[in-house]
Context: one part of a larger RNA
RNA sequence: CGUUAGGAAUUUUGAGGAGAUCUACCCUUAGUACGAGAGGACCGGGGCGGACGAAUCUCUAGUGUAUCGGUUGUGACCACCUGUUGCAUCGCCGAGUAGCUAUGUUCGGAAGAGAUAAGCGCUGAAAGCAUAUUAAGCGCGAAGCCCACUCCAAGAUUAGAAUUCCCUAUGAGAUCCCAGAGAGAAGAUCUGGUUGAUAGGCGCAAGAUGGAAGUACCGCAAGGUAUGGAGUCGAAGCGUACUAAUAGAUCCAUCGC
Repeated sequence: CGUUAGGAAUUUUGAGGAGAUCUACCCUUAGUACGAGAGGACCGGGGCGGACGAAUCUCUAGUGUAUCGGUUGUGACCACCUGUUGCAUCGCCGAGUAGCUAUGUUCGGAAGAGAUAAGCGCUGAAAGCAUAUUAAGCGCGAAGCCCACUCCAAGAUUAGAAUUCCCUAUGAGAUCCCAGAGAGAAGAUCUGGUUGAUAGGCGCAAGAUGGAAGUACCGCAAGGUAUGGAGUCGAAGCGUACUAAUAGAUCCAUCGC
């Protein structure tokens, strides 16, 4: 831009397309059928795996330059101590929430139908027999084909269908703009914009770290203990208008009269 009144929203049909389609082993049927024996099934039932794929983070395990703690060297905080803090690959090290992950978890390829291939048949002449047919007619038959399963899908220009609402000259609606994230290279998408929980802050708190500072006591001291599961943090969660989403601008109807 089109889909021909315009617009908002919801639900759909499915032309067409994409994906998936795997398989070992064990038990049983059954040491049965078959076979002199050695050996050893079809068909059917049950189970446990591998590889592959999808989703997901409760558990397990990583990362985790949010975070907490320990620690070395050297600086700073107007002298010193204490404490806090800068730099050194995040200085190094020990842990680690969310998120992202696999090695973790859950699930999948089940069953069935149709038309067939090779192949195998029924009926049956030409050819009184025979012959499945290099005759008519009728069948069986594959992980393959078409359905079925999952996903996309009306730009399917043949542009489909259904439902609700709004505007029609006092204009429905959309965008810009702003706060953002379940989104993200930019656009886009999505959630919101005071009739508001969108982000920040604040409160609670799952959780992380692991026992703060100060003070007191013990010890010659390094240190330890108590106050006290302390202090600090808390990307997820719940709440709360304190701060910022203010104010505004633009686009879109020309069939008509």
Molecule: large-subunit ribosomal RNA, domain VI
Organism: Candidatus Saccharimonadota bacterium